[in-house]
Molecule: c-di-GMP-I riboswitch aptamer
RNA sequence: AAAGAAAAAUAGCAAAGCAGUCGAAAGGCUGUGACGCAAAGCUACAGGGCCUGAAACCGGGUAACCGGCUAUGGUAGCCAGCUGCCAGG
Repeated sequence: AAAGAAAAAUAGCAAAGCAGUCGAAAGGCUGUGACGCAAAGCUACAGGGCCUGAAACCGGGUAACCGGCUAUGGUAGCCAGCUGCCAGG
């Protein structure tokens, strides 16, 4: 330096649920709570996947509204990219 199976120490993060809050929704944030995590640290147009379906547009309707289509909205705890601690080796 590369690769990295098992075990250990010190710290760290925090799923679901519940409460509050923002949002059209997906989802985010705060508190609580621990399912798990050796990158569960960072990165979301210009890699892939997945979730939602607002505005616009199209169709229906007198209208309220309903249906279709759509990411410019999300997800890094789906894969991916970048960076990186301790121990052992």